[in-house]
Context: one part of a larger RNA
Formats: sequence, structure tokens, C1' cells
RNA sequence: GCCUGCGAGUUAUGGUAUGCCGCGAGGUUAAGCCGUUGUGGUGGAGCCGGAGCGAAAGCGAGUCUGAAUAGGGCGUUGAGUGGUGUGUUGUAGACCCGAAGCGGGGUGAUCUACCCAUGUCCAGGGUGAAGCGGCUGUAAGAGGUCGUGGAGGCCCGAACCCACCUAGGUUGCAAACUGGGGGGAUGAGGUGUGGGUAGGGGUGAAAGGCCAAUCAAACUCCGUGAUAGCUGGUUCUCCCCGAAAUGCAUUUAGGUGCAGCGUCGCAUGUUGCUCCGUGGUGGUAGGGCGCUGGUUGGGUGAUGGGCCGUGUCGGUUACUGAGCUCAGCUAAACUUCGAAUGCCAUGGUGUUGAGUGCGGCAGUGAGUCGGCGGGUGAGAAGAUCCGUCGUCGAGAGGGAAACAGCCCAGAUUACCGGCUAAGGCCCCUAAGGGUGCACUGAGUGGAAAAGGAUGUGGGGUCGCGUUGACAGCCAGGAGGUUGGCUUAGAAGCAGCCACCCUUGAAAGAGUGCGUAAUAGCUCACUGGUCGAGUGGUUCUGCGCCGAUAAUGUAGCGGGGCUGAAGUGCACCGCCGAAGCCGUAGCAAUGCCACACAGUUACGACUGUGUGGGUUGGGUAGGGGAGCGUCGUACAUGGGGUGAAGCUCCGGGGUAACCCAUGGGGUGGACUUUGUACGAGUGAGAAUGCAGGC
Repeated sequence: GCCUGCGAGUUAUGGUAUGCCGCGAGGUUAAGCCGUUGUGGUGGAGCCGGAGCGAAAGCGAGUCUGAAUAGGGCGUUGAGUGGUGUGUUGUAGACCCGAAGCGGGGUGAUCUACCCAUGUCCAGGGUGAAGCGGCUGUAAGAGGUCGUGGAGGCCCGAACCCACCUAGGUUGCAAACUGGGGGGAUGAGGUGUGGGUAGGGGUGAAAGGCCAAUCAAACUCCGUGAUAGCUGGUUCUCCCCGAAAUGCAUUUAGGUGCAGCGUCGCAUGUUGCUCCGUGGUGGUAGGGCGCUGGUUGGGUGAUGGGCCGUGUCGGUUACUGAGCUCAGCUAAACUUCGAAUGCCAUGGUGUUGAGUGCGGCAGUGAGUCGGCGGGUGAGAAGAUCCGUCGUCGAGAGGGAAACAGCCCAGAUUACCGGCUAAGGCCCCUAAGGGUGCACUGAGUGGAAAAGGAUGUGGGGUCGCGUUGACAGCCAGGAGGUUGGCUUAGAAGCAGCCACCCUUGAAAGAGUGCGUAAUAGCUCACUGGUCGAGUGGUUCUGCGCCGAUAAUGUAGCGGGGCUGAAGUGCACCGCCGAAGCCGUAGCAAUGCCACACAGUUACGACUGUGUGGGUUGGGUAGGGGAGCGUCGUACAUGGGGUGAAGCUCCGGGGUAACCCAUGGGGUGGACUUUGUACGAGUGAGAAUGCAGGC
């Protein structure tokens, strides 16, 4: 891992709701007892109901408060009660499995820590302390030297003990090992045997270490099915409806209570929603500047300052700048104004598995993305927080290459029928290399900005032009004068100032290049030649540059596409979905009609069926109807001429499943069906449990 088996809402007793049954102003027994053992008899204590109000005395269809005969509160008006099934809830382990832990009683020091008693072990080699002796030395000492001696948590190094490094090992040889090196090795040494200390306790040269492969509190049994707002799991089928991820509160935030939203029952009967009409409401968007603030420029200019005079007052000022005024801008907490939506009321239309009230049962209370209006943020975020609508959630199908939240569209079943939506129609790939007129030349299309540019199409506007424009070519482009200043120089052309006059068709006190300065080239301007358009500016369509990343083209899904298979406008066809239609079937139905049966207060109600209409995506969840397993009671059949079980085939049902309307094999004694009842009643998941492989 697979297979087989086992494996989770139970039972008792209260409450409550509901279906059914009994009796009914009543209903019912409990323990106990008797016993013919049954759904037995007996047992009336007790309980619920039949009257309430008041704290109570108490009064009573009333009573309490109160001075009250007032008002108000609670009552008086609709039947209960016992059993049984089901839903749910309280108390119990209460659907099942799961802690870490807490407490009590015991068992452990054969491992290990420390201690006590008693034994035992440490090859060999080195060093050479004190003391002692000889000699020397001293006044005596001290001292020196040579011996002797054999000290030491001394040195080297086996046994022994340890475990520092490294390699291997890591389903190992081994739940701590092996190889090669390493440290101690007469000591605070190693070790044998016997003994001691026990769990909030021991022991500890202290690491929270060790106390039997277990230690920040051992192990074992018990309390014990501790508790778990947490995680996981929770077993057959079909039908109807179908949520929420919000508000308030919470030692609350992944929990819970109440409300909201779902379902089922009863009641009500259009009160709901939609659209149209009518009448209201309001201060948003926008606008505006009269208010409250902010703000730009101009005018006027008080006050204050400076300066001048001087004196009881003046003058002046390119300073300051209130107020007023003109023009302009601005605001979530400004408003003289002011929509669209919305909201309220009302009349009508359409529609409803609408609305509302009461009751049973829930789930949800982590939401998500998209459009629009906003706050926070940086007018960042697949960010975060609100409002509003939609999708997903709980939604399949078609499109977007692929792609919960985008676009189209809501899947009851079948069909080798039809029409469409979004999106598409050259090939992959269903349908047009469709039609007309334009644009683009960039593979733009098929990613991107500020910014840049005689790309190119269209529109407007202002110039110049047959009295000859624009471009090219041939000529001229002069004189006063080298203007003045500056400067070493400054001659059109370093810089500063000025920018005149003459000749003339025209020619600047000079547009660039150039020189040390001149010179030289050129331009503006003019004539000729040529012969018809040529410049500026602005709006707009489509393009260009800006444009650099990691396996391999790789920013159209691909191929490939250029009067497109790109883009714009207009048009005609077609394809395309589980949408819509057609044909047939199934189911639901608080809709309509009809038929039958039953009840009846004759108003009608209930049940069944037929035809029509409508409806049938679905998680949490609510409701309904069934299938199957085991057993009990009663009834009914089958079976050695072969039951159950197993197996192969055949057949049936919308499903769970069924075949006693079947056949073959195996097997060898039980078993089917109907009604009712009762459950140890359905397996794929729980790192489930046991076994097998």
C1' cells in the first nucleotide's frame, strides 16, 4: 500500500413542539401487595387541569394599588389529561477517537549520582626535594661541593580509566559502534563485593545532570470515558425548497447570545415586488462666492516706521500696509442655488414557492473578485475599510489559447432535429481567402511614458505667385568707413555704444566660416534665366524613435497574413451553448377546470384521478417519500425430486435494489412473502483497530 472483518447521535429520566390513540370537566396512578406470568389484577397517596389577585392578612370573577365608586396593573372570554412515535433541549461520558497534565496508593539505587564498610589493581623507564655523611668554608654560623637518600595531585609510557580530533557507520555489528590518532596513568586514581539515600523526594567538583534505553519532577495502578470554545472522522437512495460570511454585545475577536437571512406547520388573504401616473421629501453631483474661511493682481490708502524742519504742529518718503474697492481663483466639516437616482404617500397594471404574524428545526456570524461612489495609502498593491449592484461561494454549459470572481447564459431526462447569445467565419477549427469605400507599410496589428521628428491621409487659416512666386543656376552684393570706444591689434564678424548718409535694380555700420589684424569665402537684399504653384501655422486619422535578461523563437494559441487573414465606416450571409423551439418521457405544484368517493353546521372541506398551466443547478441546512440488513409476533407458502450461501448467464425498476415470471454449476438444511413491532441496521476515508498478502 491493497484486501477482508470491526468501527461513531445511544440509553435513562425531566421540559417543550408535533402526529396518532384513550377518556374528557375531568385525566392519571407511584411505591407496595396478590399472583393463573399476562399489554394481569389490586393500590387514589400523589400529580396536572377546573380561578384569580396580592409581599401578606385576605378577598374572590375579580383583585392589587389608592382617600376614591377614579385611573392603571394582573386576571375573567377558546379543554384538559394519560399513553405512544418523531423533532429538539436539560441532566448524565451523551456522536466517536485524541492531549499535555492534576490527585491518591504503591514499585524501583542489579543502570546511574553521592556516601559507608571491606578487599583488590597500577609493566618498565626518567628526574632526583628534604634529611644524613665526607670534604671545604666561617670566630662560630651561614654557605659551597661531592656522595648518600628517594620526595612529588613530578616526567615518558603499557595494563586500566577517559572520550579531544577525524573517517566510516546512519533500514548500523551497535536504539551511541568501529578504525586511526588523543588525554590521565601513586592519585581529588581505577575497580570487585556488601550496604545506605525515593519522587516536589534523593543525589549532584552544578550540565537541570542522574535516579533501570524514561527526568524542569521516574514508573505503575486507580480517580478516569479528567477536560479539549481545538483538529480529524461520522456508513443506503430519491424528491421539494434553499442560506450566511452582516448588526449589537461579549476576559470577545477562528467561540457564543439576540437580531438578520433558510426551511416546515398554522393563520391572514395582495398587505409584497415591478412598471406607469399623481403629490411630497432632501441638500449629494454640479454650480456659485452673498455668508464662514483660504487666495492672486491692480487702485485708494488709515496706522506705524524713516528723514527734514521745528514746535504745541507741519512737511516728506521707491518703507509698512488695516479698511474700502475693481478683476480673478478656491473649500469634507462654506452655501444665494441645485439636479439625476433614492425615499414616503396614493391610484392603476403585471407578477408572486410574494408579504406579514405566531410556532418547531436549523445553519451562518473567516468571505472573494469585478463595475460605480468614497475614506486610509503614494489618486501604490491580487492592499485595507465602508456604500451600492453583479459573479463566485453553493453554478455546470459556450467565449476569453489555458484561466473560481470577466462576457454570454442558469444544466429534470432522451434525440445522428431546428433557431440564436457572447464570440467568431484563410488552415489547425464549425462557419465568408463575403461586398463597397478609405487608412496603415510599422509585421504597426501582436505590451509602455515623458519627450523627439520635412513619415503619411483628411480639414481649417494666414502669406507669396504669369506685374513671373518657391527651389536651382548666371551675375551684383558698392561708397563715406578701418563708424566711435576699447585694445598690442579690433578693419561688418573678442567686447561696449550707436546703427546714420550717399550711389543705385539692390547691398546690414553686417548672417555665418575665416585672419595675429588685414585678406578671402558666404548670407541678407537685387537683376537675369526658368515657367506654376510655393511657404507658415493649427486641428485631426494611422504610423516612427524612445524600447536592454537570463534553457529556445517566446509580448498574435500556432501556421501563416500586406488593395490583409491589420485598422475605420457601412452592409449581406453563415457558424456558434446544457439558452430558446420541436418530439417523447418522469417528478412537484398553496394555480385553473372536470370526474369519483367520504364528511357536512349545506357556506363548504378532505382524499384520489384526468386534462391544461407553471416549475424541477445547488454547499451549510430544513422538509418529504422509500430501499436494504438482523430479530420478534401473527398469517402464508417453498424445501434431500435439494433450502440458505457462493458463482456464471438471462431479465426488471427513476434510485437504494429486485427476480417465488427464469436457466447452469457448487452446496447440503433451512427459508420466502404480507402486516405490525424492535434494533449492536448500511463504510472509503478518522497519520482508525485486528488479521492476511

This is a predicted structure of a 693-nucleotide part of an RNA (large-subunit ribosomal RNA, domain II).
Its mean pLDDT, the model's own confidence on a scale to 100, is 85.
Its Rfam family is "Bacterial large subunit ribosomal RNA".